[in-house]
Context: one part of a larger RNA
RNA sequence: UUGGGCGUAAAGGGCGCGUAGGGGGCUUGGUAAGUCUGUGGUUAAAUUUCGGGGCUUAACUCCGGAGCUGCCUCGGAAACUACCAGGCUAGAGGACGUUAGAGGUAGAUGGAACGCACGGUGUAGGGGUGAAAUCCGUUGAUAUCGUGCGGAACACCAAAGGCGAAGGCAUUCUACUGGGACGUUCCUGACCCUGAGGCGCGAAAGCGUGGGGAGCAAAAAGGAUUAGAUACCCUUGUAGUCCACGCCCUAAACGAUGCUGACUAGCUGUCUCGAGUAUCGACCCUCGGGGUGGCGUAGCUAACGCGUUAAGUCAGCCGCCUGGGAAGUACGAGCGCAAGCUUAAAACUC
Numbered sequence: 001u002u003g004g005g006c007g008u009a010a011a012g013g014g015c016g017c018g019u020a021g022g023g024g025g026c027u028u029g030g031u032a033a034g035u036c037u038g039u040g041g042u043u044a045a046a047u048u049u050c051g052g053g054g055c056u057u058a059a060c061u062c063c064g065g066a067g068c069u070g071c072c073u074c075g076g077a078a079a080c081u082a083c084c085a086g087g088c089u090a091g092a093g094g095a096c097g098u099u100a101g102a103g104g105u106a107g108a109u110g111g112a113a114c115g116c117a118c119g120g121u122g123u124a125g126g127g128g129u130g131a132a133a134u135c136c137g138u139u140g141a142u143a144u145c146g147u148g149c150g151g152a153a154c155a156c157c158a159a160a161g162g163c164g165a166a167g168g169c170a171u172u173c174u175a176c177u178g179g180g181a182c183g184u185u186c187c188u189g190a191c192c193c194u195g196a197g198g199c200g201c202g203a204a205a206g207c208g209u210g211g212g213g214a215g216c217a218a219a220a221a222g223g224a225u226u227a228g229a230u231a232c233c234c235u236u237g238u239a240g241u242c243c244a245c246g247c248c249c250u251a252a253a254c255g256a257u258g259c260u261g262a263c264u265a266g267c268u269g270u271c272u273c274g275a276g277u278a279u280c281g282a283c284c285c286u287c288g289g290g291g292u293g294g295c296g297u298a299g300c301u302a303a304c305g306c307g308u309u310a311a312g313u314c315a316g317c318c319g320c321c322u323g324g325g326a327a328g329u330a331c332g333a334g335c336g337c338a339a340g341c342u343u344a345a346a347a348c349u350c
Stems, first nucleotide, its partner, number of pairs: 003322004007304002012318001014201004021194003025088007033081002035077004040072003048066007091191001092188003095184005103177006110154001114150008125136002162169002206247006215241002220236004258317006266295011299306002323350003332343004
């Protein structure tokens, strides 16, 4: 609970596609359902209200009028909403041309580093720490050179940079493929916006089956530290991290800021497209579009701050909040192999 809100106080759904529903551009004609207006009927009495009467007054009560927000009938109006018919191009989409990009999927590929194996040189240490020790090493380690094998990640470029709806995406090349921006103003002609349910995607960890396993490393073991040390430090080290397929569906999934449209000072950087200018050409300079940053006016804000990428001014639609704890728990239900997830209270207490 017809209210006020949701960047940080409680509150934006993790993200998209989209069903129902809600909302919807300019214009012509028509209809008259909504809407407005008039007529008639009805709207019991009491109550309400106005005028008057009766109890000494009032309360109370009686008489008369009005009213009773509503419904029905008939007539009228046509701006707005709706519906029907037609037109338009500013929304939306398409075509053509140009264009940037770690967007996605698959395959291939390169160098550094690291580890292991083998071989050469070489000898007593190495490693590690605050200091040590566990540990490795005369069956030859560490160091160094060569050869081979292996897995994972891609230094520099690199950026306040780019792309993607979000999660996220980075060696290089190839194939397939999604989306965007700009220019022309050629085509369609409102085809649009939002979106309860629904469907799909969704980091990491985790789960199943089969591979793979260099480094790192939960668990585990040992060495230290310490009063203790189930830790921080050290030496090892298994799941896991990687791949394929199938699940899980959570997050500080954050811009802690839902999506769409319109309007409201500027200055400055950067990415990208175009026009003008310039030039042999590339720059430079001016302007326009789209993105991404910094600062800032009005305004907003409890303040911090936000400020044309709004948290300003408005409109449409969705989600959500309503004191703290109990609790994102119990129960029920759905989903899941499980872990658990989603939905979601109350008693009691302050």

This is a predicted structure of a 350-nucleotide part of an RNA (small-subunit ribosomal RNA, central domain) from Candidatus Jorgensenbacteria bacterium GW2011_GWA2_45_13. RNAcentral holds the full RNA, with entries from ENA and SILVA. Its mean pLDDT, the model's own confidence on a scale to 100, is 88.